[in-house]
C1' cells in the first nucleotide's frame, strides 16, 4: 500500500435540552394526541415512555 471477508455503529417513545432507567423498531419498521361533525370544519389536554435539571409557556401568591 494492495486484495479479499464482516457488518459494528442505529432509529422510535404527538413540542425545546441534558442525564439516568423503562420499552419499542429493523428503513416493508417503531413513531405521527384527544373530542365533535357526512364534510368543510370545531373544540381540549401535556413541553418527560418514567423521574431529576434547565429552557419555554399558563395560574395564583408576595417584594
Nucleotide at each position: 500500500g494492495a486484495c479479499g471477508g464482516u457488518g459494528a455503529u442505529g432509529g422510535g417513545g404527538a413540542u425545546g435540552g441534558a442525564g439516568u432507567c423503562c420499552c419499542c423498531c429493523g428503513a416493508u419498521a417503531a413513531g405521527c394526541g384527544c373530542c365533535c361533525g357526512u364534510g368543510g370544519g370545531g373544540g381540549c389536554u401535556g413541553a418527560u415512555g418514567a423521574c431529576u435539571c434547565c429552557u419555554g409557556c399558563c395560574g395564583c401568591g408576595a417584594u
A computed fold for a 63-nucleotide RNA from an uncultured Pirellulales bacterium, annotated as Fluoride riboswitch aptamer (crcB RNA motif). Its mean pLDDT, the model's own confidence on a scale to 100, is 76. The sequence was found by an Rfam model in a public genome assembly.